[in-house]
RNA sequence: GGGCGCUUAGCUCAGCGGUAGAGCACUGCCCUUACAAGGCAGGGGUCGGCAGUUCAAAUCUGUCAGCGCCCA
Numbered sequence: 001g002g003g004c005g006c007u008u009a010g011c012u013c014a015g016c017g018g019u020a021g022a023g024c025a026c027u028g029c030c031c032u033u034a035c036a037a038g039g040c041a042g043g044g045g046u047c048g049g050c051a052g053u054u055c056a057a058a059u060c061u062g063u064c065a066g067c068g069c070c071c072a
Stems, first nucleotide, its partner, number of pairs: 001071007010024004018055001026042005048064005
């Protein structure tokens, strides 16, 4: 330099046009002598940035950035 893939909650990931979720973690309560486990409730997101298409974009397109793999 070229090709491909990935970027979504604190972490690991799902969701691939109809307006964002799970597990773990975190907070409160229940339970326990206490802790863990378990149960109930709750908080937390510019869906990497910018632009475009669309009535509507995490999802489609372009570009930039970061990370990984392959080739040279």
This is a predicted structure of a 72-nucleotide RNA (transfer RNA) from an Actinomycetota bacterium. The organism belongs to Actinomycetota, within Bacteria. It was read from a public genome assembly. It matches the Rfam family "tRNA". Rfam's curators write: Transfer RNA (tRNA) molecules are approximately 80 nucleotides in length.